[in-house]
RNA sequence: GGAGCAAUCUAAACGACCGCAGGGUCAGAUCCUGAUCCUGAGGAAAGUCCGAACACCGCAGGGCAGGGUGCUCCAUAACGUGGAGUCGUGGCGACGCGAAGGAAAGUGCAACAGAAAAUAUACCGCCCUGCAUUUAUUGCAGGGUAAGGGUGAAAAGGUGCGGUAAGAGCGCACCAGUUCUCCGGGUGACCGGGGAAGCUUUGCAAACCCCACCCGGUGCAAGACCAAAUAGGGGAGUGUCUGAGGGCUGCCCGUCCGAGCUCCCGGGUAGGUCGCAAGAGAUGCAGAGCAAUCUGCAUCCAUAGAUGAAUGGUCGUUGUCCGUUUCGGGGCAACCCGGACCGGAAACAGAAUUCGGCUUACGGGUUGCUCCGGCC
Repeated sequence: GGAGCAAUCUAAACGACCGCAGGGUCAGAUCCUGAUCCUGAGGAAAGUCCGAACACCGCAGGGCAGGGUGCUCCAUAACGUGGAGUCGUGGCGACGCGAAGGAAAGUGCAACAGAAAAUAUACCGCCCUGCAUUUAUUGCAGGGUAAGGGUGAAAAGGUGCGGUAAGAGCGCACCAGUUCUCCGGGUGACCGGGGAAGCUUUGCAAACCCCACCCGGUGCAAGACCAAAUAGGGGAGUGUCUGAGGGCUGCCCGUCCGAGCUCCCGGGUAGGUCGCAAGAGAUGCAGAGCAAUCUGCAUCCAUAGAUGAAUGGUCGUUGUCCGUUUCGGGGCAACCCGGACCGGAAACAGAAUUCGGCUUACGGGUUGCUCCGGCC
């Protein structure tokens, strides 16, 4: 210098002007306005994928069905999350990844190719016997054989010696695996070592299934409270030519219309208030722990809580990053460090009951580590 790996931080700052939302105070004023002060998005507020809090509904208890999870230990309110490990696997490495229980409980499936795909199998080849032929050979028939060839993702342990008609764990030695067993280490998954048994067992559970553990439903449009107008419902009073009530309206008279009118109660709707911002809270210090995390103490907090939904815009200065040019320094060099002018860039995205996670999107910086190359 190049290529990578991991962790972590940040999400520009200040000022001016113009605006938005909520709240406090004051003034006008009577539900509106003005002045002033305070506060006002994120690391993911996102996807709505898991887990909870909370609310309502359901529920004696137990079981079936259904769904989910699936190495170990730990953490946690809980989790399908996290931490530390084990085993497997990818990478030269830093390090990453894991749908990681059971195929020796049962059932099922295994394309194409191939003779045969799980009760193994005889296509070529090898061997034996019989017959024919002409001794060899060749042909036909019957049988043995998985050592060799060939097919396949996979062919029923591997190598060697013995053995045999030819062969075969058929026997033996070594290696690999499995099961059983003993010793040691570890909380455990598991690891290390010794012994026994020819036991050699295909793969798939992201097929059914078996085993262990977990699981009621709906989501703040949950839900609680206040509550119009109009139209229904219930009750009481009053009136129907002995005229209630209404129009002409300031009132009386008059005149016209005329069968309803008045009050109370109750449910629902519109609308409003709460839920709704002090919480599995934040920051700092100390302690325990490898860590996730937990414990203690101190400090801080009215304050985002909107509901067609505010949190913005413009300009200036500074900072950050990128590029061209240039200056100084360093280096053999690629290049690095510092400064200056000019130009440019600043992403992904925006609360909607609240937390803990996961996943996805994305600008910039820092630190540590790995591999390769160059020079001394």